This is a predicted structure of a 77-nucleotide RNA (c-di-GMP-I riboswitch aptamer) from a soil metagenome. The prediction has a mean pLDDT of 83. The sequence is in RNAcentral, with records from MGnify. The model forms 95% of the base pairs in the Rfam consensus.
C1' cells in the first nucleotide's frame, strides 16, 4: 500500500450438528478483508456461577471490536 499481477479467507443468513450459554465445527452463500493467517497477552463487549442493587471475584467466548506479539505473497508510487 497500486484503477497491478498471482491468489487467499468469508459477513449476514439457511441447513445440520455441537454447548447450560455467549458460541463453535461442516456444508451452502458473500457483506466486505492487505494480514479478515496464527496467537486468548491487555482492554472492551458477551454468557455462567457466587454476592449485598451497583461495585466485586472466578471461569468461559469472540482474533471480522480495539491494540500487542509471530509469520506471509507482489514490489509501482
Nucleotide at each position: 500500500g497500486a484503477u497491478a499481477a498471482a491468489g487467499g479467507c468469508a459477513a449476514a443468513c439457511c441447513u445440520g450438528u455441537u454447548g447450560u450459554g455467549a458460541g463453535g465445527c461442516a456444508g451452502g452463500g458473500a457483506c466486505g478483508c492487505a494480514a479478515a493467517g496464527c496467537c486468548a497477552u491487555g482492554a472492551a463487549u458477551c454468557u455462567u456461577g457466587g454476592g449485598a442493587c451497583a461495585u466485586c471475584c472466578a471461569a468461559g467466548a469472540u482474533c471480522g471490536u480495539c491494540a500487542g506479539g509471530c509469520u506471509g505473497c507482489c514490489g509501482a508510487a